This is a predicted structure of a 92-nucleotide RNA (c-di-GMP-I riboswitch aptamer) from a Desulfobulbaceae bacterium. Taxonomically the source falls in Desulfobulbaceae (Bacteria, Pseudomonadati, Thermodesulfobacteriota, Desulfobulbia).
[in-house]
RNA sequence: UCCCGAAAAAGGCAAACCGCCUGAAAGAGCGGGACGCAAAGCCACCGGCCUACGUUUCUGCAGAACAGAAAUAGGGUAGCGGGGUUGCCGCA
Numbered sequence: 001u002c003c004c005g006a007a008a009a010a011g012g013c014a015a016a017c018c019g020c021c022u023g024a025a026a027g028a029g030c031g032g033g034a035c036g037c038a039a040a041g042c043c044a045c046c047g048g049c050c051u052a053c054g055u056u057u058c059u060g061c062a063g064a065a066c067a068g069a070a071a072u073a074g075g076g077u078a079g080c081g082g083g084g085u086u087g088c089c090g091c092a
Stems, first nucleotide, its partner, number of pairs: 004090002012037002017032004022027001035079001041085003045082003048077003053074001054072007
């Protein structure tokens, strides 16, 4: 130094839920709150998962109006996993 994560210290983050707020939604932000977390710091590159405004196709219909169905990220999730990157402490 790297892998790694026992004990302890300094500190850090904050799930569910509630309020406000934002968004079409999923979700995000802020405050409260702590289930947990050694990267639960940061990055959507790969896989997964969530959503479907828009788009495409199909169906109903006189009708490309309208309604319904299916598919689909230009949307999310870093607290799903992998990868990248930075970082506190320290036995074996």